The part of an RNA shown here (small-subunit ribosomal RNA, central domain) has 350 nucleotides and comes from an uncultured bacterium. Its Rfam family is "Bacterial small subunit ribosomal RNA". The prediction has a mean pLDDT of 87. The full RNA is in RNAcentral, with records from ENA and SILVA.

Context: one part of a larger RNA
């Protein structure tokens, strides 16, 4: 529950496609379903209202009139909504020229550093830590030169710098590939927003089958610390991190702010493309557009704050919230191999 709200108090679905539905630019003509007027019928009696009247008054009870917000019938109205029918360019798209980018998917290659092997030089330490211990080391360690091999992850450039719808993406080429964005003409001619359900995409951890495996490292061992130390410190070490394919679908999946239109002061930085001017050589300068930031001015807010990239003025469609616990649960459904995810109560209880 026709209210009132979702940056932090409860509340924005993690993102996107998209299907019903919701809603929708500018003009002309036409139709009358919404919608306005008019007339007609009906809208039982009692009620309620209004006038009168009977009980000595009042309750009460009688008579009249109103009134009945409704329906359904008919006669018109054509502003708007809606529909048919025809036009138009501003919304929204194609078509051409451009130049930016860790955007994605696969294939190739490169260095630096860790580790281990193989070889020289060399000898007694090495590592570690507040101290030390476990541990490596005369079977030659550490350290240092040369060679091999492997795996992972890309130093500097790097930047409230770039891309992505979100998760996210950063060594270098090569192919395929999506979407922004600036120009300036020409087409199409409302194709447009939003999105219940659907499907899709979704970090990390897990999960199943086969690989891989350097480092780091949950579990676990052992050394310390400590009253104890099932930890922080150390010394090793599986999984797991990596690949391919399938699966799980969660997060502080955050800007804790759903898309999408319009308007509403100024400054300053920055990233891409453009016009002017300006030296003809980048620069400055002044202007547009698109994106990322910071300050701030009405305004707004419980206060912090937010302020053209709104938390301001408004309009559309979605979502979600309704006093704390019980309760991101329990039952039951639909998913999933499992973990367990989605949906979602009461009892009680302050």
């Nucleotide at each position: 529950u026709u209210g009132g709200g979702c940056g932090u108090a409860a509340a924005g679905a993690g993102c996107g496609u998209g299907u019903a539905g919701g809603c929708g630019g500018u003009u002309c003509g036409g139709u009358a379903a919404g919608u306005c007027a008019g007339a007609u019928g009906u809208g039982a009696a009692a009620g309620c209202c209004c006038u009168g009247g009977g009980c000595u008054c009042a309750a009460c009870c009688c008579a009249g009139g109103a009134a009945g917000u409704g329906c359904a019938u008919u006669u018109g109205a054509a502003a708007c909504u809606a529909c048919c029918a025809g036009a138009c360019u501003u919304g929204a798209g194609u078509a051409c020229g451009g130049g930016a980018g860790a955007g994605g998917a696969g294939g190739g290659g490169g260095g630096a550093a860790u580790u281990c092997c193989c070889g020289g030089u060399g000898u007694a330490g090495a590592g570690g830590u507040g101290a030390a211990a476990u541990u490596c080391g005369u079977a030659g360690a550490u350290a240092u030169c040369g060679g091999g091999a492997g795996g992972a992850a890309u130093a500097c450039c790097g930047g409230u710098g770039g891309c992505g719808a979100a998760g996210g993406c950063g060594c270098c080429c090569c192919u395929c590939u999506g979407g922004a964005c600036c120009g300036a003409u020409a087409c199409u001619g409302a194709c447009g927003c939003u999105g219940a359900g659907a499907c899709g995409c979704g970090a990390a951890a897990g999960c199943g089958u086969g690989g891989g495996g350097a480092g780091c490292a949950a579990a676990c061992a052992g050394g310390a610390u400590u009253a104890g130390a099932u930890a922080c410190c150390c010394u090793g070490g599986u999984a797991g991190u990596c690949c391919a394919c399938g699966c799980c679908g969660u997060a502080a999946a955050c800007g804790a702010u759903g898309a999408g239109c319009a308007c509403u002061a100024g400054g300053u930085g920055u990233a891409g493309c453009g016009g002017g001017u300006a030296u003809u050589g980048a620069c400055c300068c002044c202007u547009g557009c698109u994106g990322u930031g910071c300050c701030g001015u009405a305004g707004c807010u419980a206060a912090c704050g937010c302020a053209u990239u709104a938390a301001g003025u408004g309009c559309u469609c979605c979502g979600c919230c309704u006093g704390g616990g019980g309760a991101u649960u329990a039952c039951g459904g639909u998913c999933g191999c499992a973990a367990g995810a989605c949906u979602a109560a009461a009892a009680c209880u302050c």